[in-house]
RNA sequence: AGAGUUUGAUCCUGGCUCAGGAUAAACGCUGGCGGUGUACAUAAGACAUGCAAGUCGAACGGGAGAAGACUGGAAGAUUUAUCUACUAGUUGGACACCGUGGCGGACGGGUGAGUAACACGUAAGCAACCUGCCUAUAAGAGGGGAAUAACAGUGAGAAAUUACUGAUAAUACCGCAUAAGCUGGAGGUAUCGCAUGAUACAUUCAGAAAAGAUUUAUCGCUUAUAGAUGGGCUUGCGUCUGAUUAGCUAGUUGGUGAGAUAACAGCUCACCAAGGCGACGAUCAGUAGCCGGAUUGAGAGGUUGAACGGCCACAUUGGGACUGAGACACGGCCCAGACUCCUACGGGAGGCAGCAGUGGGGAAUCUUCCGCAAUGGGCGCAAGCCUGACGGAGCAACGCCGCGUGAGUGAAGAAGGUCUUCGGAUCGUAAAGCUCUGUUGUUAGAGAAGAACAGCGCAUAGAGUAACUGUUAUGCGUGUGACGGUAUCUAACCAGAAAGCCACGGCUAACUACGUGCCAGCAGCCGCGGUAAUACGUAGGUGGCAAGCGUUGUCCGGAAUUAUUGGGCGUAAAGCGCGCGCAGGUGGUUUAAUAAGUCUGAUGUGAAAGCCCACGGCUCAACCGUGGAGGGUCAUUGGAAACUGUUAAACUUGAGUGCAGGAGAGAAAAGUGGAAUUCCUAGUGUAGCGGUGAAAUGCGUAGAGAUUAGGAGGAACACCAGUGGCGAAGGCGACUUUCUGGGCAACAACUGACGCUGAGGCACGAAAGUGUGGGGAGCAAACAGGAUUAGAUACCCUGGUAGUCCACACCGUAAACGAUGGAUACUAGGUGUUGGCAAUGAAUAAUUGUCGGUGCCGGCGCUAACGCAAUAAGUAUCCCACCUGGGGAGUACGACCGCAAGGUUGAAACUCAAAGGAAUUGACGGGGGCCCGCACAAGCAGUGGAGUAUGUGGUUUAAUUCGAAGCAACGCGAAGAACCUUACCAGGGCUUGACAUAUACAGGAAUAUAUAAGAGAUUAUAUAGCUCUACGGAGUCUGUAUACAGGUGGUGCAUGGUUGUCGUCAGCUCGUGUCGUGAGAUGUUGGGUUAAGUCCCGUAACGAGCGCAACCCCUAUGGCUAGUUGCUAACAUUAAGUUGAGGACUCUAGCAAGACUGCCGUUGUUAAAACGGAGGAAGGUGGGGACGACGUCAAAUCAUCAUGCCCUUUAUGUCCUGGGCUACACACGUACUACAAUGGGUAAGACAGAGGGAAGCGAAAGUGCGAACUGGAGCAAAACCCUAAACUUAUUCUCAGUUCGGAUUGGAGUCUGAAAUUCGGCUCCAUGAAGCUGGAAUUGCUAGUAAUGGCAGGUCAGCAUACUGCCGUGAAUACGUUCCCGGGCCUUGUACACACCGCCCGUCACACCAUGAGAGUUGGGAAUACCCGAAGCCUGUGAGCUAACUUUUUAAGAGGCAGCAGUCGAAGGUAGAAUCAAUGAUUGGGGUGAAGUCGUAACAAGGUAGCCGUAUCGGAAGGUGCGGCUG
Repeated sequence: AGAGUUUGAUCCUGGCUCAGGAUAAACGCUGGCGGUGUACAUAAGACAUGCAAGUCGAACGGGAGAAGACUGGAAGAUUUAUCUACUAGUUGGACACCGUGGCGGACGGGUGAGUAACACGUAAGCAACCUGCCUAUAAGAGGGGAAUAACAGUGAGAAAUUACUGAUAAUACCGCAUAAGCUGGAGGUAUCGCAUGAUACAUUCAGAAAAGAUUUAUCGCUUAUAGAUGGGCUUGCGUCUGAUUAGCUAGUUGGUGAGAUAACAGCUCACCAAGGCGACGAUCAGUAGCCGGAUUGAGAGGUUGAACGGCCACAUUGGGACUGAGACACGGCCCAGACUCCUACGGGAGGCAGCAGUGGGGAAUCUUCCGCAAUGGGCGCAAGCCUGACGGAGCAACGCCGCGUGAGUGAAGAAGGUCUUCGGAUCGUAAAGCUCUGUUGUUAGAGAAGAACAGCGCAUAGAGUAACUGUUAUGCGUGUGACGGUAUCUAACCAGAAAGCCACGGCUAACUACGUGCCAGCAGCCGCGGUAAUACGUAGGUGGCAAGCGUUGUCCGGAAUUAUUGGGCGUAAAGCGCGCGCAGGUGGUUUAAUAAGUCUGAUGUGAAAGCCCACGGCUCAACCGUGGAGGGUCAUUGGAAACUGUUAAACUUGAGUGCAGGAGAGAAAAGUGGAAUUCCUAGUGUAGCGGUGAAAUGCGUAGAGAUUAGGAGGAACACCAGUGGCGAAGGCGACUUUCUGGGCAACAACUGACGCUGAGGCACGAAAGUGUGGGGAGCAAACAGGAUUAGAUACCCUGGUAGUCCACACCGUAAACGAUGGAUACUAGGUGUUGGCAAUGAAUAAUUGUCGGUGCCGGCGCUAACGCAAUAAGUAUCCCACCUGGGGAGUACGACCGCAAGGUUGAAACUCAAAGGAAUUGACGGGGGCCCGCACAAGCAGUGGAGUAUGUGGUUUAAUUCGAAGCAACGCGAAGAACCUUACCAGGGCUUGACAUAUACAGGAAUAUAUAAGAGAUUAUAUAGCUCUACGGAGUCUGUAUACAGGUGGUGCAUGGUUGUCGUCAGCUCGUGUCGUGAGAUGUUGGGUUAAGUCCCGUAACGAGCGCAACCCCUAUGGCUAGUUGCUAACAUUAAGUUGAGGACUCUAGCAAGACUGCCGUUGUUAAAACGGAGGAAGGUGGGGACGACGUCAAAUCAUCAUGCCCUUUAUGUCCUGGGCUACACACGUACUACAAUGGGUAAGACAGAGGGAAGCGAAAGUGCGAACUGGAGCAAAACCCUAAACUUAUUCUCAGUUCGGAUUGGAGUCUGAAAUUCGGCUCCAUGAAGCUGGAAUUGCUAGUAAUGGCAGGUCAGCAUACUGCCGUGAAUACGUUCCCGGGCCUUGUACACACCGCCCGUCACACCAUGAGAGUUGGGAAUACCCGAAGCCUGUGAGCUAACUUUUUAAGAGGCAGCAGUCGAAGGUAGAAUCAAUGAUUGGGGUGAAGUCGUAACAAGGUAGCCGUAUCGGAAGGUGCGGCUG
């Protein structure tokens, strides 16, 4: 620091996802040790049990009283001096226990429910306050009194507990005395303060203290002042979300008085006033303890508030007070509620959010441990006691840190695993082996620091004392450890006891094999899996981290993806439809003052811990210690004065005003006008009119339409007219008048910043639509009819109502668009146009300058690009609105507005990984332009109809083997299925095999003949029987065994090779350069030309390659050479080129030649080229063939062959017999033969080319009607053989199902072949079907072509209407490119890129999901009104009760208490509203879902251009009307 993902590719916008860090974590797999930290986040749910707050006997009263000591009594024992047990008294006082009293239970510990608040943080204030214990200072403590608990007695009760009577103490309680510098009242003086006021000083009145204990010095006690500490209150600033919460408030805001409080205050009360808060967000709702800090980040920020520390709040829920210095009190009290427990049913008890622990909840969180040794706390003079605070140990890899699981050497590169191209590679120096070490471990031994104290003993010193003791300080001694025999050290022993987890397609480091086969599964995103998966599972290997690793959750980062730092708004999301304008924000020039902002210095504070730095302590580190630095939008204070603000004074350029000009569809009202449509009346006049792609509905003989004249009525204003004008926008168009708004230019004067923008607010606002009343000619939603159509709720036509028009009132939206908010300033030009002014001008022209508007082009700059460009989308400033992925959705709910339609505001659940902008290359278009092709047209002959042949489909079958499927499958593979072929079926056999190679063993044959069985394969028997040899052996064969053979089995979508097709179409590319951010473009486009990207010219391109053409073959001409088997002119000869002879000719087959737009003319750009001509056998590629660019179609073929993988192995292999591929209702393709006279029959006669031939061609001759047979000459071929027909001549038939046509069938033969039945060919005799030129549709062909005639060959035993060739005869037509089909180039649109066989919309049907409405139902919290009213404080009363004090004392008073009443008051109850949540028959739309239905709305002119608003109609997309936009 970035990366992946939208596309065929690109740039951008934009979301989603990943890599990092963190964690009170949890889960999965695994797990050696130590240090250090952390550990119920959920049920502030419920809790068994134990412990967590006591202490003081030096305040007091009781009770009980051990050891020991002393004195006595007395028993026993013995050595007679003691010992032991018992017992009485005194002392002693450990250790309890009960109560009074004091101090402490307000700390410590827990939790985060509540709380949006002075709760917290920070900074101040209290002249409005309190403060036990502690410190300092000053002063004091005199003398009395009355009770009470424990206790005793008597009772009640199950218990908890409690009543009465009696006794008693105090540092408990109460008066009195004394008392000030204390408190209160009164007036006075001085000083200080911004002020309420404060301080000091005297004067006067009133009030108010105390306690002792132990000991001889301390600890306590009282009053006062001050400090310290701790608290209370007040204030500035800061502290979450929602406006779909906009108004809230009656003690409410303030005042006066009183009360209350430690203290201020409506804190409370009485009275008075009517205030107070709020858009700078009150109120309401939701959520939440706050902070130091933690985490992340470069920072600014974001998130968070476990552990440690500060503050707050709470203690089962709610309320309340008491005590006290302090509480409205976690382990106190009272009341009410819920729950649990005990009960004798009458009544009682309880509160783990203390430490452990239990069950529950949950993904999830520990021991019912040790100790007060340390630190700290309470009490105490102290010893000490208490302390689940704390110190420790335990459990948990929960986190962080550290250590280890060994080190060196070791190649036969072991075995084994995996892969393999079978060679090897890899795990791998890894292991083993050898040599070491001992951290850790085990055993044994030694063994800390943490301990300072206190107390006691001794000594010294200070103060003090008359002096000592004591106290204080110091020193010495004594003495204290839970952890723990722990840390640590030493010794011995053994490599021994100690490695896993995740990943390996890209992001992202790391690859192979097998299994699986869109299954199982993976997945953070993209995505992987449909038989060769580096993506699933396993294994080997590799990578990463490591006692951990991975997953999940959460937070920050990346994310500049909320943008202060640091984003945007023409087309991607985003400028309000437009203006006016309050608040707010912002603001021209000069001077002066000020000091709020700003800058700067100082002071205070910002706790500690943490972060950072330095040093230090644990062996290091984590951890810990010491010091420093840092941290605020803080407070106070000093200074500066440029800028902003404020104040004052001025200025004129911003803004405004004025005089006189001038343009305009600017607005409103009234009036007037002509053209046209329609209607009415009348005339003329006759058969149609109208309408369309074509028609029909409609109108018309009752007289239309046409035409003439007159009239009625409504609406709109042709030409002018113009990217012309005016207006804020919407919008505005005949003329005249009235009234009225705004802008412009010029001029001199005036005001003096008066400006700009503008949340809320208020006006205006097309069309459609609404209400009321008019009006209604034309047009025209709806509607009706006619067409079109598969349908046509449309497009087209005929009609036609709302509406369109007017008045008044609503509505408030549009693609209300320049998709561009307003204002100001600045920044090259050029050229139109409009309204002014000035200068100049022969003065209506023209030119120049300038101001205001409105257009076009274009440079810088900007932009993702397109583009914008002085009318900015440039450069800047100010203000406002708006945006933050797509869908859901501008929807739901709520609110406001509206008569309604509806508008404004405006979510969420859920779902996707994209949606989108601009541009690029293709492809496509029922877009455009140019061009070509037997593409059409012009012609000829066909196919489609018949019969037959053949192929295919279908059907059938045991099998009818398989493949080929639009063109580009279908007389195709198959250049030839009776057996074989043959792959199929039935049956019968074989299993190392019919065929190949190798090894081992056994053997000697192989093979032939014969016989028998069998359908045959085969089996059995018998007979005969190896070869070569350098003598070593070799060859060959059989049997057995093992490796293996075999497969026309699968996959052509794993492949090679081969082939088809677009297409013999003219195209397809590259290098360098240039342009573009880039995909790409340019070149290759343009102007001509060509069969051609053929050539020329032009040109930011210049060149090149594969294609085109040429080179090759055949053919057309003549020449040269050569003449046998060919030929024959002349000569000779014959029946015959038969023979001699000849090379002249034909011909054969070799060589060169020839044709190149070369020549001429015209046209053309002085080009390429075209046209015409000459010559020539041939003329513009002479004709034909071979030759097929980059690529497309996952085109065809695993059955030609080859081949990966899979499958099979007594069978999917192989052998054999028979059958099938030849079936047959039917459909299609391709052919043949025909339908006849351009013909058929008969007879006679003529002319080819190219081929083939030895298991062959087969002559002559003979036989047969014939097929054919007999025969065998000649010929391995220019030699012999196989060989023409149409045609010509003559004759017959005479238009008919025929002397056409030949199918079909019967009979008889012949040929091939083991074999002709299924299932061959041919012949003869007989039979004589359909068919009389073929519907829609469709094919081929442009010249030696079509058409027509035969011949040959391959295959082949036999079989040809097929195929491949050959020659004979031999036409017609082409004006032309409008149209159909295909193709090429350029251009345009695109929502397509699997590329139009594309994409895609809506209803309906099905499944699932979330959500709205819904008669209602249930529950929650908060509030209001009323009722009830516990405890308790306060108030009143207090006839009952009553120790202290007083008095005039059998009593009364003061004071107190019970009781009663009242205000307030929790819980509870009642009522009606609001609100939130859950749920609800049914219902609405929405979303999602490989292969459902109906249509085809959109994307191309998408086949009616689309879209926006509105109204209406329709199964649905949608259609139509009106107005608008161009996207």